The RNA shown here (Fluoride riboswitch aptamer (crcB RNA motif)) has 60 nucleotides and comes from Alicyclobacillaceae bacterium I2511.
RNA sequence: CAACAAAAUGGCGAUGGAGCUCGCUGUAAGUGCCAAUAGGCUGAUGGCUCCUAUCCGGUG
Numbered sequence: 001c002a003a004c005a006a007a008a009u010g011g012c013g014a015u016g017g018a019g020c021u022c023g024c025u026g027u028a029a030g031u032g033c034c035a036a037u038a039g040g041c042u043g044a045u046g047g048c049u050c051c052u053a054u055c056c057g058g059u060g
Base pairs, nucleotide, nucleotide: 010025011024012023013022016051017050018049019048020047021046032041033040034039
C1' cells in the first nucleotide's frame, strides 16, 4: 500500500414527507430510458398505504 474478515449507531434503492415491508451497502450501496448533432419519454413508491406538488379526463 492492497486484499479479506469482524464490529459499529448507520446509510442507500432516478424529483418532496411519513408508516410498514423487501433487497443492497458500510466509504460503499445510489445518481432512469431512447438518441448520441439536436432533442425526446415515463415516474414523486424498490413494493404497499397516506399526505403534498405536478399532469390528464369528467362534473359543479